[in-house]
RNA sequence: GCCUGGGUGGUGUAACGGUUAGCACGAAAGUUUGUGGAACUUUAAGUUUGAGUUCGAUUCUCAGCCCGGGUACCA
Numbered sequence: 001g002c003c004u005g006g007g008u009g010g011u012g013u014a015a016c017g018g019u020u021a022g023c024a025c026g027a028a029a030g031u032u033u034g035u036g037g038a039a040c041u042u043u044a045a046g047u048u049u050g051a052g053u054u055c056g057a058u059u060c061u062c063a064g065c066c067c068g069g070g071u072a073c074c075a
Stems, first nucleotide, its partner, number of pairs: 001071007010025004018055001027043005048064005
C1' cells in the first nucleotide's frame, strides 16, 4: 500500500430505516440498618467526524480519523 472486521454513557452489549436509543455492571442521591454490606427507589451520563440518499439514518452509500486481523512490495 491492498483486503477485511469494528467504533453506542465509565465498562460490556442490544436496537438491521420509524415512539423520548434499551439492558446489565459501575457512579451519585434517598429509603432501610446501631454501623457496614445486601435489598428497594430515583437520578446523571452515550451513537467517531464530514458529506450524500430518504418524508425520516445508530442503521444505507462515499470519504476521513482511530483500533484489531490478514497479505504484498521495497530496503